Bacterial RNase P class A from Ruminobacter amylophilus, 369 nucleotides, folded computationally. Rfam family: Bacterial RNase P class A. Rfam describes the family as follows. Ribonuclease P (RNase P) is a ubiquitous endoribonuclease, found in archaea, bacteria and eukarya as well as chloroplasts and mitochondria. Rfam classes the family as a ribozyme. Of the family's consensus pairs, 97% are formed in the model.

[in-house]
C1' cells in the first nucleotide's frame, strides 16, 4: 500500500406551516339511566359516556418481516398412569425456558485471522450402494504368477484391471509362487500411568498380528425431555328470542390431542332450528430500559442510582417548504439520488431482506525500506 476476518453503532438532521391520534387538566354544550317535584303530561338538577375549545407532555423497527422454536398470560375440576406420537443428541456452564447463547473437546475447511457441524450406537437386528467389475462383506479369482497326475486340476491375493469404495502402509526375510506367513517401524485395538469437573489429550509402559469396510438428514436401538387449546384465549354488562322440536341414557353421556385404564362431574349429552351479532375489559410497569460499580475468560449476573418511552379498533403515528448532512457525476456552478421496510397481548431467540456511513480489534500471501 492492499486484501481479508470478527464484533459494534447509525441508517438522515434542524426549523417553519398545516394536519391525524391516545392520555391528563380546565371550560362550555347535550343527556337515555338516576334524583327532586307533579294526578299525569311535563319542569328542574344532572355524574360517566358523547361533542367542541384551550393548555401540557407522548405517538411505528433493527428487523415491526417469516410464524421456525421457547415462554409469560387465559381457559379446560385434579391435566393421574400406560401405549402410541413428537422433539433433542460431544462436554461443562448461562437462562424463565429453548432446537438458543457462551466456553471448551473432536472433525472438516482456509495461507492465516477465522468459519461450519443434523457431533450417541453399525460385533442388537433388518436394509441400501445404479453402472462397471471375477467378486461389494464372515464377499471373490478375470488377466497374471507358481505347481504338475496337462485335467472344466491345485495353490495364490504380492503385480494389473474395474469402481466412489476391493480383507492397513513401507521395508527386510521366507516361499514352488505368494500372503502379517514371520520380523522392524508406523498405524490400529485393549489395558495401565499422567493431566483435566468432563468431553478428551499425552505416553521412551504392557499385551495383541489386529476389526467382517461405508451408510442411521436409512428403518432401528439407547439416553433425556414433552398435558391440551390459544387474545378470533378468556371475563363482564345490556338487549332479544322459540322456558322450541327430535334423539340417547345412569351398565349411559361428558371431561383431559388419539387409544386403554383409573378418577371425577353435574342433571344432563348430541342433532335440527330460532334470537343477538351492541358495548366495556383483557391492552401495556415490564423475566423492562439507561448509567455506575463488583464477580466471571465469556454468555450472564449481584448491588446502587435514574427513566416511563404507542395502545389504534377497518385501524392514527403524516404532508409541504427551506437549509444542512451523506453518496455518485462534474474543473466548478450545479444535477440526480438517499436502502430493507410499517405495531395489533407481551417477551427471549433463530432465519431472511438491507443504498450507504462510521468505530474497534485481529490476520497476512505479495512488495519496499
Nucleotide at each position: 500500500c492492499g486484501a481479508g476476518u470478527u464484533g459494534g453503532u447509525c441508517g438522515g438532521g434542524u426549523g417553519a406551516u398545516c394536519g391525524c391520534u391516545g392520555c391528563u387538566u380546565u371550560a362550555u354544550g347535550g343527556u337515555u339511566g338516576u334524583g327532586u317535584u307533579g294526578a299525569a303530561a311535563g319542569a328542574c338538577a344532572g355524574a360517566c359516556g358523547c361533542a367542541u375549545a384551550a393548555a401540557g407532555g407522548g405517538g411505528a423497527g433493527g428487523a415491526a418481516a417469516g410464524u421456525c422454536c421457547g415462554g409469560g398470560c387465559u381457559c379446560c375440576g385434579c391435566a393421574g398412569g400406560g401405549c402410541a406420537g413428537g422433539g433433542u443428541g460431544c462436554u461443562a456452564g448461562a437462562u424463565a425456558a429453548c432446537g438458543u447463547c457462551u466456553a471448551g473437546g473432536g472433525g472438516a475447511u482456509g495461507a492465516a485471522a477465522g468459519u461450519c457441524c443434523a457431533c450417541g450406537a453399525c460385533a442388537a437386528g433388518u436394509g441400501c450402494a445404479a453402472c462397471a467389475g471375477a467378486a461389494a462383506g464372515u464377499a471373490u479369482a478375470c488377466c497374471g504368477c507358481c505347481g504338475u497326475u496337462u485335467a472344466u486340476c491345485g495353490g495364490u491375493a504380492a503385480g494389473g484391471g474395474u469402481g466412489a469404495a476391493a480383507u492397513g502402509g513401507u521395508g527386510c526375510g521366507g516361499u514352488a509362487a505368494g500372503a502379517g506367513c514371520g520380523c522392524a517401524c508406523c498405524g490400529c485395538a485393549u489395558g495401565g500411568c499422567u493431566g483435566g469437573u468432563g468431553a478428551c489429550a499425552g505416553u521412551a509402559c504392557a499385551u495383541g498380528g489386529c476389526a467382517a469396510g461405508g451408510u442411521a438428514a436409512a428403518c432401528u436401538c439407547c439416553a433425556c425431555c414433552c398435558g391440551g387449546a390459544g387474545c378470533a384465549a378468556g371475563a363482564c354488562c345490556a338487549a332479544a328470542u322459540a322456558g322450541g322440536c327430535c334423539u340417547c341414557a345412569u351398565u349411559g353421556a361428558c371431561g383431559c390431542u388419539g387409544c386403554c385404564c383409573g378418577c371425577g362431574u353435574a342433571a344432563g349429552g348430541g342433532g335440527c332450528g330460532g334470537g343477538u351479532u351492541g358495548g366495556u375489559c383483557g391492552c401495556u410497569u415490564g423475566a423492562a430500559c439507561c448509567g455506575g460499580u463488583g464477580a466471571g475468560c465469556a454468555a450472564u449476573u449481584g448491588c446502587c442510582g435514574g427513566u416511563c418511552u404507542a395502545g389504534a379498533g377497518g385501524a392514527a403515528u403524516g404532508a409541504u417548504c427551506a437549509c444542512c448532512a451523506c453518496u455518485g457525476a462534474g474543473a466548478a456552478a450545479u444535477c440526480a439520488g438517499u436502502a430493507c421496510a410499517g405495531a395489533a397481548c407481551c417477551c427471549g431467540g433463530c432465519u431472511u431482506a438491507u443504498a450507504g456511513a462510521c468505530c474497534a480489534a485481529c490476520u497476512c500471501a505479495c512488495u519496499g525500506a

Its mean pLDDT, the model's own confidence on a scale to 100, is 75. The sequence was found by an Rfam model in a public genome assembly.